The RNA shown here (transfer RNA) has 72 nucleotides and comes from Parcubacteria group bacterium CG07_land_8_20_14_0_80_35_11.
The coordinates come from a structure-prediction model, not an experiment, and the mean pLDDT is 82.
[in-house]
RNA sequence: GGCCUCGUCGUCUAUCGGAUAGGACAUGGCCCUUUCAAGGCCAAAAGACGGGUUCAAUUCCCGUCGAGGCCG
Numbered sequence: 001g002g003c004c005u006c007g008u009c010g011u012c013u014a015u016c017g018g019a020u021a022g023g024a025c026a027u028g029g030c031c032c033u034u035u036c037a038a039g040g041c042c043a044a045a046a047g048a049c050g051g052g053u054u055c056a057a058u059u060c061c062c063g064u065c066g067a068g069g070c071c072g
Stems, first nucleotide, its partner, number of pairs: 001071007010025004018055001027043005048064005
């Protein structure tokens, strides 16, 4: 340099064009307990960036950036 894959809450991970973007762990609050742990309930928290297609984009297309792999 060329090609391929990937980028979603703090972390891991679902979501194949119309979902309120879901779950687990972690975090905070409340309950329980003499206290702690465990357990129960609740809450906050995310689509790398820019453009395009579309009535509608996390999803499809292009570019940039970043990560990984293969080839030279």
The organism belongs to Bacteria candidate phyla, within Bacteria.